[in-house]
RNA sequence: AGAGUCGGCCGGACAGUCGCCGCGUACCCAUCCCCGACUCUCCCCCCCGCGUUGGCUGCGUCUUGUGCAGCGCGUGCAGGGGGCGGGUCGGGGAUGGGUCCGUGGAGGAAAGUCCGGGCUCCGCAGGGCAGGGUGCCAGGUAACGCCUGGGGGGCGCGAGCCCACGGAAAGUGCAACAGAGAGUAGACCGCCGAUGUCGGUACACCGCGAUUGCGGCCGCCGACAGGCAAGGGUGAAACGGUGCGGUAAGAGCGCACCGCACGGCUGGUAACAGACGUGGCGAUGGCAAACCCCACCCGGAGCAAGACCAAAUAGGAACCCGCGAGUGUGGCCCGCACGGGGUUCGGGUAGGUCGCUUGAGGUGUACGGUGACGUGCAUCCCAGAUGAAUGGCUGUCCACGACAGAACCCGGCUUACAGGCCGACUCUGCCA
Numbered sequence: 001a002g003a004g005u006c007g008g009c010c011g012g013a014c015a016g017u018c019g020c021c022g023c024g025u026a027c028c029c030a031u032c033c034c035c036g037a038c039u040c041u042c043c044c045c046c047c048c049g050c051g052u053u054g055g056c057u058g059c060g061u062c063u064u065g066u067g068c069a070g071c072g073c074g075u076g077c078a079g080g081g082g083g084c085g086g087g088u089c090g091g092g093g094a095u096g097g098g099u100c101c102g103u104g105g106a107g108g109a110a111a112g113u114c115c116g117g118g119c120u121c122c123g124c125a126g127g128g129c130a131g132g133g134u135g136c137c138a139g140g141u142a143a144c145g146c147c148u149g150g151g152g153g154g155c156g157c158g159a160g161c162c163c164a165c166g167g168a169a170a171g172u173g174c175a176a177c178a179g180a181g182a183g184u185a186g187a188c189c190g191c192c193g194a195u196g197u198c199g200g201u202a203c204a205c206c207g208c209g210a211u212u213g214c215g216g217c218c219g220c221c222g223a224c225a226g227g228c229a230a231g232g233g234u235g236a237a238a239c240g241g242u243g244c245g246g247u248a249a250g251a252g253c254g255c256a257c258c259g260c261a262c263g264g265c266u267g268g269u270a271a272c273a274g275a276c277g278u279g280g281c282g283a284u285g286g287c288a289a290a291c292c293c294c295a296c297c298c299g300g301a302g303c304a305a306g307a308c309c310a311a312a313u314a315g316g317a318a319c320c321c322g323c324g325a326g327u328g329u330g331g332c333c334c335g336c337a338c339g340g341g342g343u344u345c346g347g348g349u350a351g352g353u354c355g356c357u358u359g360a361g362g363u364g365u366a367c368g369g370u371g372a373c374g375u376g377c378a379u380c381c382c383a384g385a386u387g388a389a390u391g392g393c394u395g396u397c398c399a400c401g402a403c404a405g406a407a408c409c410c411g412g413c414u415u416a417c418a419g420g421c422c423g424a425c426u427c428u429g430c431c432a
Stems, first nucleotide, its partner, number of pairs: 001428010012397007020105005026099015042083005048076005055071005061065001107403001111414002114412005119302004131298005136150005151165001152163004166293002171291002173287002188232002190228003195225007205216004240258006259281001260279004265274003306354004316345006326338004361380008398401001
């Protein structure tokens, strides 16, 4: 200098101005409460009267504007009941509103809602079945399918990266195409043809006949039966691999090494590793992200969870009042039930308050640990809306700005992302 690996961080900057949401201080206004002083006998409820239709409901009239009744509101005084209170001033507090000032105001993923937990309500003695999930070992954690460290396998020259990585000697099942054969396998090409049979046949030899002939034997050649699985070929995969011996040719048939299985031993918490011995290995091929087996884990719903305050209207319960008319029971009356009015209570709705953001919290530091992480100390408060705020405009600058926006909270994973910065490390080339 080039190429690359891993980890961490930032996510336009500055100024002015106008707004939005939360919190806080000060001031002003309204309502309520408490205390003190002064002052007045008042104040509240029922009843009565008056006013009000420029308050509501109903009815009458019909000149569509008026009248009447009830309720409501205001006011007055006579009576009855209850309460000690009412008014003014001063001080303090609470709630609501307004003004000014100060202060805080989206993310690394706020996202997907895929895992795990807190919290809330419901259910629950305990165990099992069903269903779902996880799956090498150890540790971390509130917990996890996450993270850290380690083991094994694969890729890369390397820094490093990737892996659902329990069980196929419990059972069931699957393997397209090609191929002879795909699982207690198989013989297409090929090798051999020892052994057996048939055919052909040279020399020598043997027997018979005997000059050339016939038969046999030792061999050779060919075919068949048969043997083999080394080589070729098919396939993702062909029943251990390489080599030597061996053989008719071959083959764990024998041997050495490697692999595999089993056994104890050594190291390690363990996964696992190492060396040794035994076994020729058709035992025990592959697939469990096929069923399945084994081990472990899992109750359901979710902040529209849930808790509290609480109108109007309608309906409900209890008590009281009234009889007038009605209905039912009954021959009739009383009574009872329904129905009417009033008071009180309770549930629910609208609406409001809480839940709501101080938390497995952030930052710094010390210690323990290889590390994830833990402990101690110091310090900080950092959105909390509910038609839902976090924005608009102007100016200057640059490397011209990506993906995208909270809604109960937290730990992860995954996905999206313009551009930039920092650290550690690897390989190659060059220079000294």